[in-house]
Order: sequence, then structure tokens, then C1' cells
RNA sequence: CCGUGCUAGGCGGGGAGCUCGUGGUGCCUUGUACCCCCAAUCCACGUCAGGGGGGGCUGAACUCCCGCUCGAGGCCCGGGCCGCCGUAGGGAAGGCGAUCCGCACGUGGCUUUGAUGGCCGGGUCCUGCGCAACGAGAUCUCGUGAACCGAGUCAGGUCCGGAAGGAAGCAGCUCUCAGCGGGCCCUCUCGUGUGCCGUAGGGUGGCCUGGCCGGAGCCGUCGACGGACAACCGCGCCCUUCGGCGCCGGGGUCGACCGCGGGUGCACGG
Repeated sequence: CCGUGCUAGGCGGGGAGCUCGUGGUGCCUUGUACCCCCAAUCCACGUCAGGGGGGGCUGAACUCCCGCUCGAGGCCCGGGCCGCCGUAGGGAAGGCGAUCCGCACGUGGCUUUGAUGGCCGGGUCCUGCGCAACGAGAUCUCGUGAACCGAGUCAGGUCCGGAAGGAAGCAGCUCUCAGCGGGCCCUCUCGUGUGCCGUAGGGUGGCCUGGCCGGAGCCGUCGACGGACAACCGCGCCCUUCGGCGCCGGGGUCGACCGCGGGUGCACGG
């Protein structure tokens, strides 16, 4: 140096978390890396603690071990005239909205079929009277209506009389007073939250309306503009406190993959 057979080792690692601590299962990362069973109020362990059990492959080097570089990524601690969101407190230079006033620029409405204005009149309003309507009462009318104490006629019966005749008179019938009930055309009286009624007087601010004069404005809905007001109720603005997320930048710590350097056997035969 070559060949054969073995062995140590390897067949993934890292971060945070959990834990007194170490590793695993679970999360994240790196990136490809044997199989089966078990394990969060868990499993195996004790500082070389870096899972437990069973099976398989590879094997002294591309592959195993150590160191260095690089640096994915994780964790911790400060910082920022930085941004967003939330929270609590404060503020006024009065920003919006809200309220009020002005103006008549826009807009809308009225207007030469005549605006604002001026003059005259009527209505709406009040009072009296009349008329009408309605209601009540009276009158009127119809019906009913008196055991006796109303009227007429009075059978029977009674009384007077010698008789002729006469008298009073119950029931019945007819009528009627007071009263009761109905009607309400006409008449009278009284009343009224009545009237497109009439008439006389009053009032005439507003509104409606007619006539005349005169000839171009009038109103202020909404917006614009100008002004006033007050609270911190709503929105916005400014300041401050606290919290969360994001971004930027710094320090610390661990650190995968890749790369570089070094290290590591045994037996037999040639």
C1' cells in the first nucleotide's frame, strides 16, 4: 500500500418554553434526515443528566470526533421630535356641527294679467232691533176623565095626596170641571255656544277682498358671506399619562446549514 472480516461511532441539529436542573414528546427554525411502540396535572434521568424499549442499515471516512469562519433564526435589554389604535385627564386660538342676528351673491317663490307704497270702500269682529231656525210653555185640538159631595134625563124603588097629580132622586146612559195622555198646521210668550239673512250704529291693529293713483320691485326656504354666543355635551385640533401593535436603529446571548483545518481503531492474509 492492497484485500477480507469486525468494533467505537453515525443514521440530524439549534432556539424559546417547561423543569431545581438535563434530555424527549408539543411550538418555532434549519433543510431531507432509517422503521415500530411509549410519554404534559407526562416519560427517562442527575451535572458526559443530551429520552426508554425492540428491530434494521452503514462503518474508520464525502459520511465519525474536535476547533475556526460565516451566519438563517430565536430570546433578553435600552433608544426614537417615528406611525397607527385604544385609555384617562387637561386646554382654547374658538375648526366643524348646533343657536341667534345681518346681507341679498347664488338658489327658490310672488310680480307689467302691475311689486313695495298711498287714498277710498266692503267682509271678517262687537252691540241693538227685525226675520228665520230650534227648544220649552200656553192657546188650540183629539181622547180620557166625578160611588155621593157636577149638569141633563132618570127604569125600579121611596115620599106626599082619597084621586088626578106632584116631589126628591140611586144605578144606567149622555155631557162636562179639575186632572191625565197624544198631536202641534195656525196664534201668543220666553229662551239660544243658532244663521253664506236683513237693517242701524260702533270698531277697523291684523287677514281677505273691490276701486283709484303710480310704475319695479318684494319675501327670505336652502346655500354662500359677515357677525355674536356659550359649554367642554358630539366630531375635529393641541398637550400630557398609561397600554398594545408596527417600523427604524443599538447592545447582549444562543446559534442551524455551507465552508476550512485537524484528529480517530482491531484481527487475519498478500
RNAcentral holds the sequence, with entries from ENA and MGnify. Bacterial large signal recognition particle RNA from an Acidimicrobiia bacterium, 270 nucleotides, folded computationally. Its Rfam family is "Bacterial large signal recognition particle RNA". The family's RNA type in Rfam is non-coding RNA gene. Its family is annotated with SRP-dependent cotranslational protein targeting to membrane, signal sequence recognition and signal recognition particle, plasma membrane targeting in the Gene Ontology. From the family's description: The signal recognition particle (SRP) is a universally conserved ribonucleoprotein involved in the co-translational targeting of proteins to membranes. Its Rfam clan is "SRP clan". Taxonomically the source falls in Acidimicrobiia (Bacteria, Bacillati, Actinomycetota). RNAcentral records the identical sequence in 2 taxa. Model confidence (mean pLDDT): 76 of 100. A source record names the gene ffs.